[in-house]
């Protein structure tokens, strides 16, 4: 220099163009003599950034940034 993949909650990851989710973690409550374990409820998101297509974009297209891999 060229090519490919990834970027979504604190972490690990789902998500068929039509209301953004799960597990763990966190908070409150219940349970217990107390803790752990368990149960119920809850909070938390600029879907990396910027543009484009569309009635509508986390999803499709392009560029940029970061990370990983391959080729030379």
């Nucleotide at each position: 220099g060229c090519c490919c993949g990834c970027a979504u909650a604190g972490c690990u990851c789902a998500g068929u163009g039509g209301u953004a989710g799960a597990g763990c973690a966190c908070g409150u409550u219940c349970u217990u003599g107390g803790u752990a374990a368990g149960a119920a409820c809850g909070g938390g998101g600029u879907c990396a950034u910027g543009a484009g297509u569309u009635c509508a974009a986390g999803u499709c297209u392009c560029a940029u940034u970061g990370c990983g891999g391959g080729c030379u």
The RNA shown here (transfer RNA) has 72 nucleotides and comes from an Anaerolineae bacterium. The source organism's lineage runs through Bacteria, Bacillati, Chloroflexota and Anaerolineae. The RNAcentral record of the sequence draws on ENA. Its Rfam family is "tRNA". About the family: Transfer RNA (tRNA) molecules are approximately 80 nucleotides in length.